[in-house]
Parts: sequence; C1' cells; structure tokens
RNA sequence: GGAGUCGGCUCGGCAGUCGCUGCCCUUUAGGGGGUGGAGGAAAGUCCGGGCUCCAUAGGGCAGAGCGCCAGGUAACGCCUGGGAAGUGUGAGCUUACGGAAAGUGCAGCAGAGAGUAGACCGCCUAAGCGCGUAAGCGCCGGUAAGGGUGAAAGGGUGCGGUAAGAGCGCACCGCGCGACUGGUAACAGCUCGCGGCAUGGUAAACCCCGCUCGGAGCAAGACCAAAUAGGAAUCCAUUGGUGUGGCCCGCACUGGAUUCGGGUAGGUUGCAUGAGGUGUCCGGUGACGGGCAUCCCAGAUGAAUGACUGUCCCCGACAGAACCCGGCUUACAGGCCGACUCCGAUU
Repeated sequence: GGAGUCGGCUCGGCAGUCGCUGCCCUUUAGGGGGUGGAGGAAAGUCCGGGCUCCAUAGGGCAGAGCGCCAGGUAACGCCUGGGAAGUGUGAGCUUACGGAAAGUGCAGCAGAGAGUAGACCGCCUAAGCGCGUAAGCGCCGGUAAGGGUGAAAGGGUGCGGUAAGAGCGCACCGCGCGACUGGUAACAGCUCGCGGCAUGGUAAACCCCGCUCGGAGCAAGACCAAAUAGGAAUCCAUUGGUGUGGCCCGCACUGGAUUCGGGUAGGUUGCAUGAGGUGUCCGGUGACGGGCAUCCCAGAUGAAUGACUGUCCCCGACAGAACCCGGCUUACAGGCCGACUCCGAUU
C1' cells in the first nucleotide's frame, strides 16, 4: 500500500415563523405559560412470554414443536461457550447434529449383480470324463485378485500361499468391542488388549426414542348510559344437555340447539413505572448476573410531530407506534470505531 473476516455505534444537525397534540399550572373560559411527542427495523405476524377471561380445572389419546454437550434467560424454535462433520491459504463460515442391528418404503438408466445384493469379458490344464503320438482341445468344475458398467460394487497396501485366486494366513492402516487417561459432558487419544471383521445409502421419507406444550385474545376484559318485542316457531330433554381447538375419562352446573323477526352500538377505563433506560463498580472466557447512583423517555382513536425560510455538511436510503416486552427474519443510502487474517514493497 492492497485485498478480506468478525464485532460495535449512528440514522441529518442548528436557528426562526405559523400549525397539531399528551400532561401540569392558570384563566375574563376566548386564551396564556411550562414541559414532552415514532424505528433500528416501528415491517413480517414467524416463535416465546407478561396481562385479561373461560375456570373450581385433573388425567390420557391424537396432534404440534425441538433434537450433539454445558450454560444464560421470565421463557423460547433465541443467545453464549465448547465438541463433531464439512469448507476456506487464513482470520473465519455452515450445520433440519438422537436412532438404519425394531419395522416399512425409496434409489431412473447402465451393469452379471444395488443389500441376507454377483459371473459379462476374463484367470485356472489341480481333480474327474472324452479326443489326440504329443503340444493341446472340449465337457465338467473352481475363482472373484484383473477389466468393464455405474453416483455408489462385498475395506486398503504389501508379503506368503494356491492349479488359479480369495483375510485363506500374516504385518501395518481401517472397522467393531472393551479397558485406561484427560474433560462436568459431548468427545479426544502417535495409549493398551481382543476380534478377520466390518451386516452399503437414505429418517428435510413413513417410523422409533427423549424432552416440552390448555384455549381465546386489548376488537381480551371491567364500568356507566341508552333502546327494544322479558318476541314467535321447531327439535332434544336427566339413559339428556352445556361448560374457549379435536376425542375419551373425570369434575361442575341444570336446560340446550336451530330458524324467523325487532332494538341499540355512545362514553369512561384497560392505556403506560416497565422481566425499564443510562452511568459506574464487582463476578464470569462469554451470553449475562449483582451492587450503587441517576432519569421518566408517545399514548392517538376517521387516527397527533406538518408547512415555509436561512444555514452547516457526511447532501440523507429503508421507512410511521395503536396492550407491552424478549428474539428471529426481511428491507436499507451514507458515515464512524475496534480487533484479526492474507499478499506485495521498503528498512
């Protein structure tokens, strides 16, 4: 100097004029004053909860989710650290990461054969039969080391052995089982022993195993006010019916279901002090936890922050709260900071 990897921060600023709005104070009730007023994703509605109601609310089946180990958290499908596999020169990145020896299914074509899966081309004149003077040929038989097909073909390399071969035997590697050592564990091992031996792949296929799981949702719910027709018909009825996803048992209660017709739908609350923010210290590899101090930081309801002017510059992208919070995912212009890796040059 160049090229990268990981993490964090910001999201136009300042001033003026008019306009909108929450809360507080004041008022001659017209108004005036003070202090606040959209995001890192407010988005998607994908997960987890807080809160409210069913409700006095238990068990099971089905169903759904997660799936290496250990932690964090209110909890999670999230986050942190570690392990394994894969990948990159590397910093790093990815993982739907339990089980194929419980069972079922699936894998075109090619190929002899694709899973209690093989003899196409080859190799063998050992043994047996036939022909031949002989060399040898044929039948029978043996073989899976060589070749070929395929994404994948009955562990690999070497030596011995054989008629020719083959873990047939041996050495090493690989694989399985066990012990020992380190680690909380997942796992790891230039450790040791036994065994010729491994029962191919696929579960983001069905399935098996382990763990977790009531439902509905602020349009939840509570209160006040108002109005009507306390309407009519049909069906079931304690051996019945109803009770916030389905089915069964249990429990509670004693009516329930369907159709037609009529009236009202206004206001208050829930509604923002929180698993809250910021600063600092301590503990921890880290996520995070604790102590101390300090702050109050939007609450609309046909939906509040808009318009104009001046100026600065990095010239402004994606984009607007509606009960709240913790995550994940997606969109995104510009700027700033830190750590680490690789390449080149110079000293």